[in-house]
Molecule: Fluoride riboswitch aptamer (crcB RNA motif)
Organism: Thermoplasmata archaeon
RNA sequence: GUAAAAAAGGGCUAUGACGUUAGCCUUUAAACGCCCCCCGGCUGAUAACGUCUGAUUUCAU
Numbered sequence: 001g002u003a004a005a006a007a008a009g010g011g012c013u014a015u016g017a018c019g020u021u022a023g024c025c026u027u028u029a030a031a032c033g034c035c036c037c038c039c040g041g042c043u044g045a046u047a048a049c050g051u052c053u054g055a056u057u058u059c060a061u
Stems, first nucleotide, its partner, number of pairs: 009026005016052006033042003
């Protein structure tokens, strides 16, 4: 110096941010929703919970 392993770390979970938890991946990866022949259409800011922000609907002041 190179290679391998371990530890640590990092990344991802269909549209933003933070915290916690869970799962997955180790860069050749995890991940990239559904319906429809086409045109076109539908749900959700979460993987789950809480908070904030944006969007939509209803009510009150």